[in-house]
Context: one part of a larger RNA
RNA sequence: CCCUCGCUAAGGAACUCGGCAAAUUGACCCCGUAACUUCGGGAGAAGGGGUGCCCCGGUAGAGUGAGGCGGUCCGCCUCUGGCGGACCCGCGGAGCUCGAGGGGGCCGCAGAGAAACGGCCCAAGCGACUGUUUAGCAAAAACACAGGGCUGUGCAAACUCGAAAGAGGAUGUAUACAGUCUGACGCCUGCCCAAUGCUGGAAGGUUAUGGGGAGGGGUUAGCCUGCGAUUCGUCAAAGGCGAAGCUCUGAACCGAAGCCCCAGUGAAUGGCGGCCGUAACUAUAACGGUCCUAAGGAAGCUAAAUUCCUUGUCGGGUAAGUUCCGACCCGCACGAAUGGCGUAACGAUCUGGGCACUGUCUCAGCGAGGGACUCG
Repeated sequence: CCCUCGCUAAGGAACUCGGCAAAUUGACCCCGUAACUUCGGGAGAAGGGGUGCCCCGGUAGAGUGAGGCGGUCCGCCUCUGGCGGACCCGCGGAGCUCGAGGGGGCCGCAGAGAAACGGCCCAAGCGACUGUUUAGCAAAAACACAGGGCUGUGCAAACUCGAAAGAGGAUGUAUACAGUCUGACGCCUGCCCAAUGCUGGAAGGUUAUGGGGAGGGGUUAGCCUGCGAUUCGUCAAAGGCGAAGCUCUGAACCGAAGCCCCAGUGAAUGGCGGCCGUAACUAUAACGGUCCUAAGGAAGCUAAAUUCCUUGUCGGGUAAGUUCCGACCCGCACGAAUGGCGUAACGAUCUGGGCACUGUCUCAGCGAGGGACUCG
């Protein structure tokens, strides 16, 4: 010096990104407990007091309860009665167990004498909650969740796996199953169907394979022409025409869904304006004009997990506050199931503040064990 512990004057978060770590609290009994609230909670809220031993004391009281006594019933006998037995009921009660509260006394620094054994409060954000997750850097405001909605599916269901057979769905049947979004609860969830998607429609336009074959090309039996050759009969290069067949190609026309088209549809994908002027101080603009759009963001909320400018401005808290809380609204670039705004309870969540408490610190010291180090 390092690790793991113990103690510490005065101060008490001045430490630090941040009270990280440590300390505080801690059991049981009694008293007493706020806002808020979904009336369950919040609550162990908070905040207080008590706790040992001896005597009164085998305390008061509580529980249990044998023998005994009485009642009822049965049996026997020597029958006003006696003996024996059974059962439940009642009275009473030995013993055993538990056991406050009160009074008096005793000792220590200390009586839950050690150990186990909540620190608490205030105010915000997010997520309702219990749950789930990155096995081995993330436990969360992420996922899930009950609840809500939309869409599909009539059963050989939709959907999924599988060349298929077949299986799951389901030995279920629309109060079911599948897909997708939202995410308890409360108050709510506006406008736009132009685009994209989906659903419905079928008059018209377009349209594939296919049908259809007008026409065109290739090939040539034949024909025409004919350089040239000839035994004069003909043969014949190059060129032209060209049926049938075969073959290549091929227009009109007929032709479905789809697309175009016409509607509907937002808890479908999505979207939800600009400029100029105007009130008897100024400022501002209820108001007006104009352009564009499918429609121009209504409620609620807002420098926000969203605000660039920005440490916005004002208020609060502090001696001093880029954070925090409450407001304002000029929303660079909130906004309504990619849900909006609230919300008790909950959280190893995150943010700010306070009380208590402390070696976190001022500022370090001492001690214990184990290392390092030296020697063997």
This is a predicted structure of a 376-nucleotide part of an RNA (large-subunit ribosomal RNA, domain IV) from a bacterium.
Its Rfam family is "Bacterial large subunit ribosomal RNA".